[in-house]
Source information: Model confidence (mean pLDDT): 85 of 100. This is a predicted structure of a 105-nucleotide RNA (SAM riboswitch aptamer (S box leader)) from Pontibacter anaerobius. The model forms 94% of the base pairs in the Rfam consensus. NCBI's taxonomy places the organism under Bacteria, Bacteroidota, Cytophagia, Hymenobacteraceae, Pontibacter.
RNA sequence: AAUUUAUAGAGAAGAGGCGAGAGAAUAGGCUCCCUGACCCUCUGGCAACCAUCUGGUUUAGAAAGGUGCCACAUCCUAGCCCGGUUAGUUCGGGAGAUAUAAAUA
Numbered sequence: 001a002a003u004u005u006a007u008a009g010a011g012a013a014g015a016g017g018c019g020a021g022a023g024a025a026u027a028g029g030c031u032c033c034c035u036g037a038c039c040c041u042c043u044g045g046c047a048a049c050c051a052u053c054u055g056g057u058u059u060a061g062a063a064a065g066g067u068g069c070c071a072c073a074u075c076c077u078a079g080c081c082c083g084g085u086u087a088g089u090u091c092g093g094g095a096g097a098u099a100u101a102a103a104u105a
Base pairs, nucleotide, nucleotide: 002104003103004102005101006100007099008098013043014042015041016040017039021032022031023030026078027077028076029075044070045069046068049066050065052062053061054060074097080094081093082092083091084090
């Protein structure tokens, strides 16, 4: 890198460094950013996917470990398919894509 499964409208800070863009992809928006964003390091925290402990077999709790995460719903919408609706449109669902975890070969 690939495949499978699960989850994705909740939650979570500060300091140091760097120096111009950042928010996945195509497009359109919107927002953050020299009052220093993004990214890296340290500390702190959130959460409960794996694993650990306690309890339990109807089902929970804890948080030392392995990740992960800590602006805006995966920032919003479109783009593909289905259904409803309309003068114009607009509403809902699904797939796909993305991200995270675990497993596999």
It matches the Rfam family "SAM riboswitch aptamer (S box leader)". Rfam describes the family as follows. The SAM riboswitch is found upstream of a number of genes which code for proteins involved in methionine or cysteine biosynthesis in Gram-positive bacteria.